[in-house]
C1' cells in the first nucleotide's frame, strides 16, 4: 500500500464485494506434550444436598460427662443461653438507572467503632430478666403462665478537666471490671467513661463532560423563591404552614427508545470509530414490592415485619423458604468446567493468646478456548525399487521419499536423587515425590486442515452434462468443465486448519485532519427580515480567548523504554518518560473579544439631471373575427393527404350599408427595456415605487449573511357574484384504422375575461444561492456625464452603469464546456446531498373548502443505476456519389403440355446432405442389377481389407456335380516352390486388431459460397487527447478506383485498385508436318504496337483532369474478354469427397447376397424444353463454320430395310482417316387465318439397340391416336458482336429421359431524357436509452404464482401515567375510657401517609385480523406499441 465489478472500449461518479488485525467464542475435521491466562455472553428462570460467619470461659451464671479433693469445691471437655466484638467487610451480578450515576476539578453545613497522639477519670448503689425447674396450649414452628439466679446486660445517685446551650448567673451529661501476680497492699496487662487532634472511612454540594430521537415543542404545583416551624450527623421544598408567581425550554426542556460509568480494550499513520468479558475505582440490586428496627456505619444477599408470586410440610387449624457466595441439579440455548484437596501462604473475624473460623484465597480437575514454547527425528542411501497418477508411449512426477545402513533422545517407560515457596529459635507444605538432576532402555504412541478461474500463492486426468452442485463478488455448469465430484500432483498454514457470528480497518463512502452541488446525488421559486455567524481605519485602556514559564493533580494495573526472574518465550518484578484534560499561581499583549475616543474608503441621506412593456385605478382609440337587420346575387361553400360529418334555394359563400358585443393590441419590434422572482406591450391621466449618473454637503461602519418567521409568487383548479366575440379540455358526429377512446376535419360545455377572497405548485432554468475583493483581451447593443472640433447634427476622445457575442491569455473541469455578467483566485453567511428501485410513497403531525401541499421513513429487492466523451450500427435524418438499380429499349417467366429438382403426403423403404438474397437440371460429368448409403429375406463373425505373433496344415485358384433365388454350404476332380531351415506363399485356429456414408461442420483442417472486383482495411515514427482514441484515410476538384492533382501536423509504408498473367483484334520475323504443289490462309515461336504521346476549341486554379474535333493508326481514351476476390462479415455450407480431435457400435451400426426402393402421387414451388402459328408450316433444291473426340475407339465406301438399324470393314494412335450432310440463310412450290398442313402431349400397335437383365424402370424407329394451349397479382435476363435466334461439339457413358452442363461458330437489333422514386452500396455529417448493435431496446394494463409492508369492523397482550375506592406492615401524630408497669412508659385505639389490589376514561407499543389498495421479484403468457432515430403527432 490496494484489487475485481457498470462499457464494445474510455475517463470521471457511485455503490457492492475481497486481501488484515481482533474475539469471554460456536460449528466441521482432525489431535503429541508442556506452561500461563480464560470458561453461562441466553431465563435477574426455578432449585435437592453439602459447605461459604463466626469467636470470646481473660465478661456471666447454669447442665452433663470425666478426672481431683481438704467433700466446701477446683480443673477439663461439651452443650445451650445472658454479654461483647464481627455480620454494613470480603465473595456474587448488571435487572434497573440518560442520573451528581459515573469520571475530572473543586467545595462546607458533618458524622465516624476498631487504629494512633494527647489529656481527665474509673466513687457509691438498686430492681430485675434469659437460661434453669414445673404447669398449660398445639401436629409442628413455637406460644403462654408460675418459681427461682449471674453479669463487661440494665437503672438511679455524686463527681465534671473539657464539651454543649446561655449576655451572664447558671444549667446539662459518665464509667466496668477481668486476669495474672503477691502472705496482702502497691503492681503489671487488658478493658470502661468523658474530651482534643490526626490516620482511614463515610455522607452532601457544585463547574465541565457523558448515546439516539423533532414524526416528542412546549412542560411544571411542592412546581419557583421568601419567612417560620419541623426533621437529619449536617445543607436544603427534604417535610408542613402562609405568602409571592415563579422555574425550564430551540445551547433542545418534556416525552419515548436503548444502556450499568471509569481506568481500560481492539482497529487506526493519525484524526477518530466499536466496545466496557477477566483485573482495578464508583454505583445498584439480592424472589417482586414496600418498610422500619438495632446499630458507628444498613433500610441490611446467607436479619426483622407485611404484601404478592412461586414451592414445600400439615393432624388443614396453621407453618416454613429465599445459590445474581462455592462446587452441583433442571431448563433454555450455537455454547461455557469439579457436588475436589487445604487453611502450608497471602488476607480477614474473634479472642490476652493458644487457637477457632474462613468455597476470601492458594492449588489441584475439566475444555486446543487464547497466547507462548518444544516435538513428530538426524545423516547416509538410485536399479531412480514396487505402487499410484499423466504420458507425445519416447518418458514424466510422487522421489533420497521409501526400502537398507548408522546415529541422537526433546518426548515416552523404568530406577535413583530431590527443592525453593516457612516469615519465626522450635513446629508447620494442600500443591507434591510435583519441578528439577542422574543413569539405562527404546525411531519406537505423534500430521492434519484447507485451497489451486481471476482478485490470490498452486493443474492434470476421469465422471457429470443448465442435471447434480458450486459460489466472498464477478461468475461457473447445456459432451472435450484448471470453476461441479473423485483421484494424483501443487500451494498455504500447521497441533491446528477452515467456516460462521461481530467490531476496526481499507472507506478520502458523513471528508475536523480529509469530499461535494450547471450536466454524474444535490442552490431553498423570489425577496425582507428576527435569533446567530462574520465585519472597515486609527489609538488608548483591559486580559475572557490566545501564547510562554510555574505548582497540584489525572489510583494501581495496562501501553512505551531501560533492567531483572523463571532454560527461552508467554507470563512476571523494579524503575522512568512523553503527550494531553482539569484547576492555580505569574508573566506576555501581536491578533480575536470588551470599553473608551476619533476617522471616511463600506453603508446612507439631502441637491439636480435623466430612463423604462416597473405597480395600481380610471378614460379612450382603430383593425380583425363572430352575429344581428338591410340591399345586391344566385349555387355552392367549407374542409382534407383523400374524403365525410356540416353550412345552404326557408338564400348560403361572396359583397355593400348600418349596428351589437367581448376579448387581444399588427406595424414601431430589436436575443432592445424595466421588475426581487413569477412576470410586464394600443393611446392618454392620475397616484406611486425602482435604478442610474453628476458635483458638492452632511452622517460616521450605521455593515454582510440569514434558522424559525413574513410578504410575494406563472398556469390549471377551487368559493361567490358578473361576463362570453374568438379559441377550445370534456363530450357528440366524420374519417383513418386491424382497433383509434389518438393524431386530422365539422362542432362544443366549463374555462380563459373582470370584481372578491383561496390554492401556493412549475423544465418556478442561466437547471449555475447572496454579498464583497483580485486577475490578459477582441467586439456589439441600451442609457447617463464631460471635453474638443464642429458643416449645428453630427464626429472624435475620455469617463459611469446595465445587457449580448467570441476567445488555446492564465486558471479552473470527469469531459462538455465556464472564462472581470467565472465554473478560475481567495473572504464571510444560508439552502441542499451521500448506490439504484420501494417513493417524494405509507403512518404520524400541520395548512387547505377540495383538490392536493409542507414535513417525511422502513420491510423488501438488485449490482448496478447514472454523467461527459470515444468508435461502430442504425433512423419512415441531411448532403454528395455509384450500380443494368430505376427509368428507355429487346426478349421472357407467372397460364398450357412435358421434363428435372424440392416441399408435402405416401410407404418396408420410397438413403443423406443443400433449404432467404447466397437451397430447389444444387452435391449428380449421367440411380434397370452394380452404384447404394435405405427396407425386406437369407448367410458370416479376426471378418470384404491392412499389419504383427503363436500354432495347425502339404493346403490355394480352377473343373464337375448336389442344395438353394444367390450369397454360402456338400462331395468330387486336380493341385505350389524349396538352398529340406514347419523358409516362402496360400488356408484354418487362436491374439491384437479390423470396419463403420454411424454422432458432432457448434470441437476442426482443407475447400467453397456472399457481401463485392464493392473501394477499401491497416500499420511505422511524429502530433493532439488523461483516455478509449482522433489526425494520416479529412476538405477543393477529379477518376472506373483512398485514380490523381492542389490544401493541410503530417511524413512515409502495406494489403487491396491499376499494371505484370492467358485469349482475342494489327503488323513484322523466323520456322514448319500435314498438302501434288504455292501461299498474302494456318499453327507455333519471338517482337512491334496506344502513353491523352502530337494539334485544336470550351472548360476548370497556372494543378490534376474533363467534354468536342482532328490527325495517324487495325485499335483511341481501361480496345473487347478471362483469371486473379484486401482486413474481415455470416458459429454460413461441408465429418456423405478427403483428412482429422472426441463419442458411440464390435454373433453388429461391420460385412455377404437375391429382391424391392431411390422413378410413388390429391397436391404445391422452382428451374428448363416445346408451343400457342404467316417475321409461319411443309416438301424440294442449293451455300457458307468453328471449337473438339477417337484403338475394348471413330467407322469410309457399297449392299439391305420405309426407318431405326443391319451386313461388310477401307482408312485412321490422327492439321493425314473418321465424327462430318452445319442450321438459321438464298431459290421454288403448297397451305391463306382455322384449334387449322399451327401444336404435339397422351394412348395403341408393330419392331430397332445396348445389357446377364430393359415388368416395376432405358432410348431410337414405323404407323395410327391428335389432349391443353395467348398468360392476373407480381417478377427475370440484357446496354454490343450484347439481347434475340440457329446449329454444332464434348464430358459423363455399355445404354440412356442431356430438354442439364461445358465450350463453338452463324445470323444479328433496339435504348438509356436523366437520378425524383424502388433496392444494394461508399463517403461525410446529425441524432440516439441500440452494441447479440432496429429482426436492436423497451414501456403499461391484465392473467399466474410467491414476499414483505400499508390500510381495515374488531380482538389479545405489554407498558408509563390520571382520578375514585379500598388499604397490611411500620415510621409519625393524637389519645377520654380499657390493660400493663414502682416509674418513664407501652399495648390499645383514632389519624396521616403509603406498598399491592379494585373501578373508570383515555394515551402510547407491539401480535392477530375476513377484506381492500399499490409495490417488489418471478420461465419463453395475452393486448397494445408510450419512448428511445424528426422513434413515424419532436
Nucleotide at each position: 500500500a490496494g484489487a475485481g465489478u457498470u462499457u464494445g472500449a474510455u475517463c470521471a461518479u457511485g455503490g457492492c464485494u475481497c486481501a488484515g488485525g481482533a474475539u469471554g467464542a460456536a460449528c466441521g475435521c482432525u489431535g503429541g506434550c508442556g506452561g500461563c491466562g480464560u470458561g453461562c455472553c441466553u431465563u435477574a428462570g426455578g432449585c435437592a444436598u453439602g459447605c461459604a460467619a463466626g469467636u470470646c470461659g481473660a465478661a456471666c451464671g447454669u447442665a452433663a460427662g470425666c478426672u481431683c479433693u481438704u467433700c466446701g469445691g477446683a480443673g477439663c471437655u461439651u452443650g445451650a443461653g445472658u454479654g461483647g466484638c464481627a455480620g454494613a467487610c470480603g465473595g456474587g451480578u448488571g435487572a434497573g438507572u440518560a442520573a451528581c450515576g459515573c469520571g475530572u476539578a473543586g467545595g462546607a453545613a458533618u458524622c465516624u467503632a476498631c487504629c494512633c497522639u494527647u489529656u481527665g477519670g474509673u466513687g457509691g448503689g438498686g430492681a430485675a430478666c434469659a437460661a434453669c425447674u414445673g404447669g398449660u396450649c398445639g401436629a409442628a414452628a413455637g406460644a403462654u403462665u408460675a418459681g427461682u439466679u449471674a453479669a463487661u446486660a440494665c437503672c438511679g445517685c455524686a463527681u465534671a478537666a473539657c464539651a454543649u446551650c446561655g449576655c451572664a448567673a447558671g444549667a446539662u451529661a459518665a464509667a466496668a471490671g477481668a486476669a495474672c501476680g503477691u502472705a496482702a497492699c502497691u503492681g503489671u496487662u487488658c478493658g470502661c467513661c468523658g474530651a482534643u487532634g490526626g490516620a482511614g472511612g463515610a455522607g452532601c454540594c457544585u463547574g465541565c463532560g457523558u448515546c439516539c430521537u423533532a414524526u416528542c415543542a412546549g412542560c411544571u404545583u411542592g412546581u419557583u423563591g421568601g419567612u417560620g416551624a419541623g426533621g437529619u450527623a449536617a445543607u436544603g421544598g427534604c417535610u408542613c404552614a402562609c405568602c409571592a408567581a415563579g422555574g425550564c425550554u430551540a445551547u433542545g426542556a418534556c416525552g419515548g427508545g436503548u444502556a450499568g460509568g471509569g481506568g481500560g480494550u481492539g482497529u487506526g499513520a493519525g484524526a477518530g470509530c466499536a466496545u466496557g468479558g477477566c483485573c482495578c475505582c464508583c454505583c445498584a440490586c439480592a424472589a417482586g414490592a414496600a418498610c422500619a428496627c438495632u446499630g458507628a456505619g444498613a433500610c441490611a444477599c446467607g436479619g426483622g415485619u407485611u404484601c404478592u408470586a412461586c414451592a414445600c410440610c400439615u393432624a388443614c387449624g396453621g407453618g416454613u423458604g429465599g445459590c445474581a457466595g462455592c462446587a452441583a441439579c433442571c431448563g433454555g440455548g450455537a455454547a461455557u468446567a469439579u457436588u475436589g484437596c487445604g487453611c502450608a501462604a497471602u488476607g480477614g473475624a474473634g479472642g490476652a493468646a493458644a487457637c477457632u473460623c474462613u468455597g476470601a484465597c492458594g492449588c489441584a480437575g475439566c475444555g486446543a478456548c487464547g497466547c507462548c514454547g518444544c516435538g513428530u527425528g538426524u545423516g547416509g542411501g538410485a536399479u531412480g525399487a514396487c505402487g499410484g497418477c499423466c504420458u507425445u508411449c519416447g518418458g514424466g512426477u510422487c522421489g533420497u521419499a521409501a526400502a537398507c545402513c548408522a546415529c541422537u533422545g526433546u518426548g515416552g517407560a523404568g530406577a535413583g536423587g530431590g527443592a525453593a515457596g516457612a516469615a519465626g529459635u522450635u513446629c508447620u507444605g494442600a500443591c507434591g515425590g510435583u519441578a528439577c538432576c542422574u543413569c539405562u532402555c527404546u525411531a519406537g504412541a505423534a500430521a492434519g486442515c484447507a485451497c489451486c478461474u481471476g482478485c490470490u500463492a498452486a493443474c492434470u486426468a476421469c465422471g457429470u452434462g443448465c442435471c447434480a452442485g458450486a459460489a466472498g463478488c464477478c461468475u461457473c455448469g447445456g459432451u472435450a468443465a484448471u470453476a461441479c465430484g473423485u483421484a494424483g500432483g501443487g500451494u498455504g498454514c500447521a497441533a491446528g486448519c477452515g467456516u460462521u457470528a461481530u467490531c476496526c480497518g481499507g472507506a478520502u463512502u458523513u471528508a475536523c485532519u480529509g469530499g461535494g452541488c450547471g450536466u454524474a446525488a444535490a442552490g431553498g421559486g423570489u425577496u425582507c427580515g428576527u435569533a446567530g455567524g462574520c465585519g472597515g481605519u486609527u489609538a488608548a485602556g483591559u486580559a475572557a480567548g490566545u501564547g510562554a514559564c510555574g505548582g497540584g493533580u489525572c489510583a494501581a494495573a495496562g501501553c512505551c523504554c531501560c533492567u531483572g526472574g523463571c532454560u527461552c518465550a508467554a507470563c512476571u518484578a523494579g524503575g522512568g518518560a512523553a503527550c494531553g484534560g482539569c484547576u492555580c499561581g505569574c508573566c506576555a499583549a501581536a491578533c480575536u473579544g470588551c470599553u473608551u475616543a476619533a476617522c471616511u474608503a463600506g453603508a446612507g441621506u439631502a441637491g439636480g439631471u435623466u430612463c423604462g412593456g416597473g405597480g395600481a385605478u380610471g378614460u379612450u382609440g382603430g383593425a380583425a373575427u363572430u352575429c344581428u337587420c338591410g340591399g345586391u346575387g344566385g349555387a355552392g361553400g367549407a374542409g382534407u393527404g383523400a374524403a365525410a360529418c356540416c353550412c345552404g334555394u326557408u338564400g348560403a359563400u361572396a359583397u355593400c350599408g348600418a349596428g351589437a358585443g367581448g376579448a387581444a393590441c399588427g406595424c414601431c419590434a430589436a436575443g432592445g427595456g424595466c421588475g426581487a422572482a413569477g412576470g410586464c406591450a394600443g393611446a392618454c391621466a392620475u397616484c406611486u415605487a425602482g435604478g442610474a449618473c453628476c458635483a458638492u454637503a452632511c452622517u460616521g461602519a450605521c455593515g454582510c449573511u440569514c434558522a424559525u418567521g413574513a410578504a410575494c409568487g406563472a398556469a390549471a383548479g377551487c368559493u361567490a357574484g358578473g361576463g362570453u366575440a374568438g379559441c377550445a379540455a370534456a363530450c357528440u358526429g366524420g374519417a383513418u384504422u386491424a382497433g383509434a377512446g389518438a393524431c386530422c376535419c365539422a362542432g362544443g360545455u366549463a374555462g380563459u375575461c373582470c370584481u372578491a377572497g383561496c390554492c401556493g405548485u412549475a423544465a418556478a432554468c442561466g437547471c449555475u444561492g447572496a454579498a464583497c475583493a483580485c486577475u490578459a483581451g477582441c467586439u456589439g447593443g441600451c442609457u447617463g456625464g464631460a471635453a474638443a472640433u464642429u458643416u449645428u447634427u453630427a464626429u472624435u476622445u475620455c469617463u459611469g452603469g446595465c445587457u449580448g457575442g467570441c476567445g488555446c491569455a492564465a486558471g479552473c473541469u470527469a469531459a462538455c464546456g465556464c472564462g472581470u455578467u467565472a465554473a478560475g483566485u481567495g473572504u464571510u453567511c444560508c439552502g441542499c446531498c451521500u448506490g439504484g428501485g420501494g417513493a417524494g410513497u405509507a403512518c404520524g403531525g400541520u395548512c387547505g373548502c377540495a383538490a392536493g401541499g409542507c414535513u417525511a421513513a422502513a420491510a423488501c429487492u438488485c449490482a448496478a443505476a447514472g454523467g461527459a466523451a470515444u468508435u461502430g450500427a442504425c433512423g419512415g435524418g441531411g448532403a454528395a456519389a455509384c450500380g443494368u438499380a430505376c427509368a428507355a429499349c429487346c426478349g421472357g417467366c407467372g397460364u398450357u403440355c412435358c421434363a428435372u429438382g424440392u416441399g408435402g403426403u405416401u410407404u418396408a423403404a420410397u438413403u443423406c446432405g443443400a433449404u432467404a438474397c447466397a437451397a430447389a437440371a444444387c452435391g449428380a460429368a449421367g440411380g434397370a442389377c452394380c452404384u447404394u448409403a435405405c427396407c425386406u429375406a437369407g448367410g458370416u463373425u479376426u471378418g470384404a481389407c491392412a499389419u504383427g505373433c503363436a500354432c495347425c496344415u502339404g493346403c490355394a485358384a480352377g473343373c464337375u456335380c448336389c442344395c438353394g433365388a444367390a450369397a454360402c454350404g456338400g462331395a468330387g476332380u486336380c493341385g505350389c516352390c524349396u538352398u529340406c531351415g514347419a523358409g516362402g506363399g496360400u488356408g484354418g485356429u487362436g491374439c491384437a486388431c479390423a470396419g463403420c456414408u454411424g454422432c458432432u461442420g457448434c470441437a476442426u483442417g482443407g475447400u467453397u459460397g456472399u457481401c463485392g472486383u464493392c473501394a477499401g482495411u491497416u500499420c511505422g515514427u511524429g502530433u493532439c487527447g488523461u483516455g478509449a482514441g482522433g489526425c494520416g484515410u479529412c476538405c477543393g476538384c477529379u477518376u472506373a478506383a483512398g485514380u490523381g492533382c492542389g490544401g493541410u501536423a503530417a511524413c512515409g509504408a502495406a494489403c487491396g485498385c491499376a499494371a505484370c498473367c492467358c485469349c482475342u483484334a494489327u503488323c513484322g520475323u523466323a520456322u514448319g508436318u500435314u498438302a501434288a504443289a504455292u501461299a498474302u490462309u494456318c499453327a507455333u515461336g519471338c517482337g512491334a504496337a496506344a502513353c491523352u504521346g502530337c494539334c485544336c476549341u470550351g472548360g476548370u486554379a497556372c494543378a490534376a483532369u474533363c467534354a468536342g474535333g482532328g490527325a495517324g493508326g487495325a485499335a483511341g481514351g481501361a480496345g473487347g474478354g478471362g483469371a486473379c476476390g484486401a482486413c474481415g462479415u455470416c458459429a454460413a455450407a461441408u465429418c456423405a469427397g478427403c483428412a482429422u480431435g472426441g463419442c458411440g457400435c464390435u454373433u453388429a451400426u461391420a460385412u455377404c447376397u437375391a429382391g424391392g426402393g431411390c422413378c410413388a402421387c390429391a397436391c404445391a414451388c422452382a428451374u428448363g424444353g416445346g408451343g400457342u402459328a404467316a417475321u409461319g408450316g411443309g416438301a424440294g433444291g442449293u451455300a457458307c463454320a468453328a471449337c473438339g473426340g477417337g484403338u475394348c475407339g471413330c467407322g469410309a465406301c457399297a449392299g439391305g430395310g420405309u426407318a431405326a438399324c443391319c451386313u461388310u470393314g477401307a482408312g485412321c494412335u490422327a492439321a493425314u482417316c473418321c465424327u462430318u450432310u452445319a442450321a438459321a440463310g438464298c431459290c421454288u412450290u403448297c397451305c391463306u387465318c382455322a384449334g387449322u398442313u399451327c401444336g404435339g402431349a397422351u394412348u395403341g400397335u408393330g419392331g430397332g439397340c445396348u445389357g446377364c437383365a430393359a415388368c416395376u424402370c432405358g432410348c431410337c424407329c414405323a404407323c395410327a391416336u391428335g389432349a391443353a394451349g395467348g398468360g392476373g397479382a407480381g417478377u427475370c435476363g440484357g446496354u454490343a458482336g450484347u439481347a434475340a435466334u440457329c446449329g454444332c461439339a464434348g464430358g459423363u457413358c455399355a445404354g440412356c429421359u442431356a430438354a442439364a452442363c461445358u465450350g463453338c461458330g452463324g445470323u444479328g437489333a433496339a435504348u438509356a431524357c436523366g437520378u425524383u422514386c424502388u433496392c444494394g452500396u461508399u463517403u461525410c455529417u446529425u441524432g440516439u436509452c441500440c452494441a447479440c448493435a432496429c429482426u436492436g431496446c423497451c414501456c403499461g394494463u391484465c392473467a399466474a404464482g410467491u414476499c414483505a409492508a400499508c390500510a381495515a369492523a374488531g380482538u389479545c397482550a405489554g407498558c408509563a401515567g390520571u382520578g375514585c375506592c379500598c388499604g397490611a406492615a411500620g415510621u409519625c401524630g393524637g389519645u377520654a375510657c380499657c390493660c400493663c408497669u414502682u416509674a418513664c412508659g407501652g399495648g390499645g385505639u383514632c389519624g396521616c401517609u403509603u406498598a399491592a389490589g379494585g373501578c373508570a376514561a383515555g394515551g402510547u407499543u407491539g401480535g392477530c385480523g375476513a377484506u381492500g389498495g399499490g409495490g417488489g421479484c418471478u420461465a419463453a403468457g395475452u393486448c397494445g406499441u408510450a419512448a428511445c432515430a424528426a422513434g413515424g403527432u419532436a

Record summary:
The RNA shown here (small-subunit ribosomal RNA) has 1434 nucleotides and comes from an uncultured Microgenomates group bacterium. It matches the Rfam family "Bacterial small subunit ribosomal RNA". Rfam links the family to the GO terms ribosome and structural constituent of ribosome. The coordinates come from a structure-prediction model, not an experiment, and the mean pLDDT is 82. The RNAcentral record of the sequence draws on ENA and SILVA.